RNAcentral holds the sequence, with entries from ENA. A computed fold for a 373-nucleotide RNA from a Burkholderiales bacterium, annotated as Bacterial RNase P class A.
[in-house]
RNA sequence: GAAGCUGGCCGGGCAGUCGCCGUACCCCUUGCGCGGGUAUGGAGGAAAGUCCGGGCUCCGCAGAGCAGGAUGCCGGUUAACGGCCGGACGCUGCGAGGCGAUGGAAAGUGCCACAGAAAACAAACCGCCGACGGCCUGGCGACAGGUACGGGCAAGGGUGAAAAGGUGAGGCAAGAGCUCACCGCGUAGGUGGUAACACCUCACGGCAAGGCAAACCCCAUCCGGAGCAAGACCAAAUAGGGGAGCGAGAGCGUGGCUCGCGCUGCUCCCGGGUAGGUCGCUCGAGCCGCCGGGUAACCGGCGGCCUAGAUGAAUGGCUGCCACUGCGCCGAAAGGUGCAGGACAGAACCCGGCUUACAGGCUGGCUUCCCGC
Numbered sequence: 001g002a003a004g005c006u007g008g009c010c011g012g013g014c015a016g017u018c019g020c021c022g023u024a025c026c027c028c029u030u031g032c033g034c035g036g037g038u039a040u041g042g043a044g045g046a047a048a049g050u051c052c053g054g055g056c057u058c059c060g061c062a063g064a065g066c067a068g069g070a071u072g073c074c075g076g077u078u079a080a081c082g083g084c085c086g087g088a089c090g091c092u093g094c095g096a097g098g099c100g101a102u103g104g105a106a107a108g109u110g111c112c113a114c115a116g117a118a119a120a121c122a123a124a125c126c127g128c129c130g131a132c133g134g135c136c137u138g139g140c141g142a143c144a145g146g147u148a149c150g151g152g153c154a155a156g157g158g159u160g161a162a163a164a165g166g167u168g169a170g171g172c173a174a175g176a177g178c179u180c181a182c183c184g185c186g187u188a189g190g191u192g193g194u195a196a197c198a199c200c201u202c203a204c205g206g207c208a209a210g211g212c213a214a215a216c217c218c219c220a221u222c223c224g225g226a227g228c229a230a231g232a233c234c235a236a237a238u239a240g241g242g243g244a245g246c247g248a249g250a251g252c253g254u255g256g257c258u259c260g261c262g263c264u265g266c267u268c269c270c271g272g273g274u275a276g277g278u279c280g281c282u283c284g285a286g287c288c289g290c291c292g293g294g295u296a297a298c299c300g301g302c303g304g305c306c307u308a309g310a311u312g313a314a315u316g317g318c319u320g321c322c323a324c325u326g327c328g329c330c331g332a333a334a335g336g337u338g339c340a341g342g343a344c345a346g347a348a349c350c351c352g353g354c355u356u357a358c359a360g361g362c363u364g365g366c367u368u369c370c371c372g373c
Base pairs, nucleotide, nucleotide: 001369002368003367004366005365006364007363008362009361010360012322013321014320015319016318017317018316020042021041022040023039024038025037026036027035044344048355049354051353052352053351054350055349056227057226058225059224068223069222070221071220072219073087074086075085076084077083088102089100090099091098092097103218104217108216109215110212111211112210125157126156127153128152129151132150133149134147135146136145137144138143165183166182167181168180169179170178184207185205186204187203188201189200190199191198192197231279232278233277234276241270242269243268244267245266246265250264251263252262253261254260286305287304288303289302290301291300292299293298324341325340326339327338328337329336330335
């Protein structure tokens, strides 16, 4: 210098002006009810998707089992997690690194398209063989030669994503873990490691166990449900409900009559509850700085800070200056100047994550190659 890998951070600044929402104080007012004034606060890194996890609230009492769902190498971290950190293993890249739902297929069931002989207690299309049985020829016979009907084989070819350990030697009629050596695999033991796992062996086993569990399933762990429109409180009007009192007047019922009783009436009270209002509501697993522990995620200590709470739902518009980017002009340069541009998006109970979107910019560490000293 070129090409890359991987973290962290920012997401314009200042001022003026006109508005909007909240809070405090003052004025007005019987009254914080309206209005006016002053001061002050007012979106994000993702406020988004609502995909996980927790707090909080109510229903309820969730102990066990069944069903269902989620997770799934190991260790740590945490309020918790499917997140994060560290490690192991596998695949991949020259490398920095990247990717991986990565428990169990020698419990069971199931599936493995097409092609292919065969897709799982193996099988035989081409092929190889003729040991054995048969047949033919020769031979007195033992037997020899031939044939490929039966038969033997699974090395080679071919199919496939995948074909029943690999290489070599021996062996055989031809072959084959059939035998042996090495490699691989499994079992056992040992060593290291918390563990996943790694390494070792004059050990044992000829090898028995193809793949798929994001197929059913088995194993282990976790999960009660609904959600701030949760939920709590105050509480009009109207209708209905309960209670007390008034009224000897009326009507109806009480099988015909009287009394009595009940209902209808009026007044007052009570409870539930709708509209409406208040709370929940933002001080919290909080933020910032320093120190300490830890490889890290994270944890602890000390100090400082208070940083939106709307509910038809505020957080906006305009102007100027500066900074940034692009283009043009002037200039030898430094620089000056004109025009244009600035994304994704927008709180709604709160918090920890994940994922997705994003103009432009800053920055740490590392890798490979080339050149110069």